[in-house]
Context: one part of a larger RNA
RNA sequence: CGCAGGAAACUUGAGAAGGGCUGUCCCUAGUACGAGAGGACCGGGACGGACGAACCUCUGGUGUGCCAGUUGUUCCGCCAGGAGCACGGCUGGUUGGCUACGUUCGGAAGGGAUAACCGCUGAAAGCAUCUAAGCGGGAAGCCUGCUUCAAGAUGAGGUUUCCACGGGGCUCGCCCCGAGAGGCUCCCAGCUAGACCACUGGGUAGAUAGGCCGGAUGUGGAAGCGGGGACCAAAGACCCGUGAAGCUGACCGGUACUAAUAAGCCGACAACUUGACACA
Numbered sequence: 001c002g003c004a005g006g007a008a009a010c011u012u013g014a015g016a017a018g019g020g021c022u023g024u025c026c027c028u029a030g031u032a033c034g035a036g037a038g039g040a041c042c043g044g045g046a047c048g049g050a051c052g053a054a055c056c057u058c059u060g061g062u063g064u065g066c067c068a069g070u071u072g073u074u075c076c077g078c079c080a081g082g083a084g085c086a087c088g089g090c091u092g093g094u095u096g097g098c099u100a101c102g103u104u105c106g107g108a109a110g111g112g113a114u115a116a117c118c119g120c121u122g123a124a125a126g127c128a129u130c131u132a133a134g135c136g137g138g139a140a141g142c143c144u145g146c147u148u149c150a151a152g153a154u155g156a157g158g159u160u161u162c163c164a165c166g167g168g169g170c171u172c173g174c175c176c177c178g179a180g181a182g183g184c185u186c187c188c189a190g191c192u193a194g195a196c197c198a199c200u201g202g203g204u205a206g207a208u209a210g211g212c213c214g215g216a217u218g219u220g221g222a223a224g225c226g227g228g229g230a231c232c233a234a235a236g237a238c239c240c241g242u243g244a245a246g247c248u249g250a251c252c253g254g255u256a257c258u259a260a261u262a263a264g265c266c267g268a269c270a271a272c273u274u275g276a277c278a279c280a
Base pairs, nucleotide, nucleotide: 001152005163006162007161008160009159010158011157015149016148017147018146021049022048023047024046025045026044027043033038051106052105053104054103055102059100060099061098062097066093067092068091069090070089071086072085073084074083075082076081110144111143112142117137118136119135120134165178166177167176168175169174182266183265184264185263186203187202188201189200190199208259209258210257211255212254213253214252215251218247219246224242225241226240227239228238
């Protein structure tokens, strides 16, 4: 831009894409078959391999603004306690998220038309013949069935709901102003989205994000104070108590303290024709 008024939401599915793999073992059954050796069809079940999708409960990985320990050095006047730098200095753990090495699931069943092939009836050709007329069966293959996208499917579909009037000018073809469903700009955010855009949520009639409060989780016992503590004393590494302590990113709730202020823009022929019904 189109889809012959303008919008919002929900849809149909022409068409397209994906998927379609396979093994071992057990039962049937040591049965049918076979002299024996051996050893089934059909049907049922269990467990796998590779591949794929989704997810993070578990097991792991990562986790550079989480917690703790620790070395060297500089600084905070000193002690204590900390901060910077040294690959996040190193080491041990780790929430959310993202992930596989983890978990769950999938290939199907069913239906239809068929291939090779197997048949029924049956002539030409008194027989025979699956074929010439006619009618069946039959594959991991074909069309469906399953999952995803999908009306620019210009053949542009469907359903529901909302809005659709008033004034002025007028060369009667239109122009201007207002109203107006809805949309957008703008702003705050997103761990349901994301390169940007888009999408989603929200914008004070508000819990959208931050902050704060509470909880969870993680770390693992904070500082200070008191007590003990190798040598005679002091100091002192270290130990105990206060004390499941202190701290705690993304998680779960609550709370308008902060920021979503304010403002603007776009936005629809009531045109024409036909038919039916009702009323006058």